RNA sequence: GAAAAUGGCAAACCGGCCGUGAGGUCGGGACGCAAAGCUAUGGGGCUCAGUUCUUGAGCUCGCCAGGCUGCCGAA
Numbered sequence: 001g002a003a004a005a006u007g008g009c010a011a012a013c014c015g016g017c018c019g020u021g022a023g024g025u026c027g028g029g030a031c032g033c034a035a036a037g038c039u040a041u042g043g044g045g046c047u048c049a050g051u052u053c054u055u056g057a058g059c060u061c062g063c064c065a066g067g068c069u070g071c072c073g074a075a
Stems, first nucleotide, its partner, number of pairs: 001072001008033002013028006031062001037068003041065003044060006
């Protein structure tokens, strides 16, 4: 990140299962993605419990950044 090439992932929605829940996972399905690979480190948003101060536990990397790694290859 331009032109290509090998490919890759997979939103919404539907169904099964798990969870109090946010949500996760499996299958179908493709809105899209040059990291839509990994990571919860900092913010943001969301859930649960408590709530006087304000705290604790969790979810979301396809919300924004950071860190690590990867394919091709012009300027």
Predicted 3D model of a 75-nucleotide RNA (c-di-GMP-I riboswitch aptamer) from a soil metagenome. The coordinates come from a structure-prediction model, not an experiment, and the mean pLDDT is 88. RNAcentral holds the sequence, with entries from MGnify. Of the family's consensus pairs, 91% are formed in the model.